[in-house]
Context: one part of a larger RNA
RNA sequence: UUGGGUUUAAAGGGUGCGUAGGCGGCAUCUUAAGUCGGCGUAGAAAUGCCGGAGCUUAACUCCGGCGCUAGCGUCGAAACUGGGAAGCUUGAAUUCGAAUGAAGUCGGAGGAAUGUGUGGUGUAGCGGUGAAAUGCAUAGAUAUCACACAGAAGGUCGAUUGCGAAGGCAUCUGACUAAUUCGAGAUUGACGCUGAUGCACGAAAGCGUGGGGAUCAAACAGGAUUAGAUACCCUGGUAGUCCACGCCGUAAACGAUGAUAACUAGCCGUUGGUCUACCAAAGAUCAGAUCAGGGGCAAAGCGAAAGCGAUAAGUUAUCCACCUGGGGAGUACGACCGCAAGGUUGAAACUC
Numbered sequence: 001u002u003g004g005g006u007u008u009a010a011a012g013g014g015u016g017c018g019u020a021g022g023c024g025g026c027a028u029c030u031u032a033a034g035u036c037g038g039c040g041u042a043g044a045a046a047u048g049c050c051g052g053a054g055c056u057u058a059a060c061u062c063c064g065g066c067g068c069u070a071g072c073g074u075c076g077a078a079a080c081u082g083g084g085a086a087g088c089u090u091g092a093a094u095u096c097g098a099a100u101g102a103a104g105u106c107g108g109a110g111g112a113a114u115g116u117g118u119g120g121u122g123u124a125g126c127g128g129u130g131a132a133a134u135g136c137a138u139a140g141a142u143a144u145c146a147c148a149c150a151g152a153a154g155g156u157c158g159a160u161u162g163c164g165a166a167g168g169c170a171u172c173u174g175a176c177u178a179a180u181u182c183g184a185g186a187u188u189g190a191c192g193c194u195g196a197u198g199c200a201c202g203a204a205a206g207c208g209u210g211g212g213g214a215u216c217a218a219a220c221a222g223g224a225u226u227a228g229a230u231a232c233c234c235u236g237g238u239a240g241u242c243c244a245c246g247c248c249g250u251a252a253a254c255g256a257u258g259a260u261a262a263c264u265a266g267c268c269g270u271u272g273g274u275c276u277a278c279c280a281a282a283g284a285u286c287a288g289a290u291c292a293g294g295g296g297c298a299a300a301g302c303g304a305a306a307g308c309g310a311u312a313a314g315u316u317a318u319c320c321a322c323c324u325g326g327g328g329a330g331u332a333c334g335a336c337c338g339c340a341a342g343g344u345u346g347a348a349a350c351u352c
Base pairs, nucleotide, nucleotide: 004323005322006321007306008305012320014201015200016199017198021194022193023192025088026087028085029084030083031082033081034080035077036076037075038074039073040072041071048066049065050064051063052062053061054060091191092188093187094186095184096183097182098181099180100179103177104176105175106174107173108172109171114150115149116148117147118146119145120144121143125136126135162169163168206247207246208245209244210243211242216240220236221235222234223233258319259318260317261316262315263314266297267296268295270293271292272291273290274289275288276287301308302307325352326351327350334345335344336343337342
């Protein structure tokens, strides 16, 4: 390289949008680039195969014959692929009607808890632990009541729930923005799928500038424990945690499972629509069907097994990404990015 693979053995990019490229629905006419066929040309020698010969045999060498993809020219074929023309509606999109949600951004409002301040009541302890001590407290703490202020987080509802491309998203409410689903089948008429480079988004921590600072809390200090205790436990406590703007660009960024499309027994819950039947004044309930999601079992099949099983890890197709023994090493060097921390790309010697 070919092949074989990528849930857990090495291996799916963190996620989307999208350029080039690759691939692409039904049907008619045409073309003849790919494709196929005929003829011609070319296909050196050696090598290859067949038959023989020579070195004692063989390897080797020699002779004869056959074969030699591809390439070029020309004449044809028209099923498939491609090109051109004119179409179709099932894929895709738009429109109309209805619905859904913790989807996003910005603003406003409210309650519980915590902490602090002031005042009242009240008196000797409080706090903390396995037990203690550090700590707080007669300058009146803890407890309790009233008032005020501050910042952060959103109890119950709450769920195998829902939404989002992923990260993620939960008090109430307003504005703006986006999406999905169902139904109708009006419009366009393949406009599609994937997607190297690229662009955008991207938890937490961290960084820059300016605010904010209640709680919690790396670092740090003290008290314990212990042989020691740079820990686990306790008392404190600074960055940070929060906001605005700008960086960083990584995670067990996980379903450890790329995207899209089609096909392949069923059963039971559940979310959002639509339809039907029964009852009926209406509404509600219940039952069934169907579309879209999200769960639990399971036939076939798959799998090394665990397990997966219409939300496939089954059967297929297209495109992208990635893997090729362990360590060295996600290191060195170089390049690019970054304020830095560092990130991306990414070896070898050597060793088992």

A computed fold for a 352-nucleotide part of an RNA from an uncultured bacterium, annotated as small-subunit ribosomal RNA, central domain.
The coordinates come from a structure-prediction model, not an experiment, and the mean pLDDT is 86.